[in-house]
RNA sequence: GCCUCCUUAGCUCAGCUGGUAGAGCAGCUGUCUUGUAAACAGCAGGUCGUCGGUUCGAACCCGGCAGGGGGCUC
Numbered sequence: 001g002c003c004u005c006c007u008u009a010g011c012u013c014a015g016c017u018g019g020u021a022g023a024g025c026a027g028c029u030g031u032c033u034u035g036u037a038a039a040c041a042g043c044a045g046g047u048c049g050u051c052g053g054u055u056c057g058a059a060c061c062c063g064g065c066a067g068g069g070g071g072c073u074c
Stems, first nucleotide, its partner, number of pairs: 001072007010025004019056001027043005049065005
């Protein structure tokens, strides 16, 4: 330098070939307990890497850039 895959909550990951974002764990509150843990109930947490484009509508489609993984070449 070229090819390919990935980037979504604090972490690990879903998200149906476009219709307005979820789970588990972690965190917080409550119930229970002498107390802690466990269990159960609930709550909070997101400009979907970034900048543009297409569209009535984009996490999803297209392009640029950034970061990361793998491969190829000298």
Description
Transfer RNA from Nesterenkonia lutea, 74 nucleotides, folded computationally. Rfam family: tRNA. It is annotated as a transfer RNA. Its mean pLDDT, the model's own confidence on a scale to 100, is 80.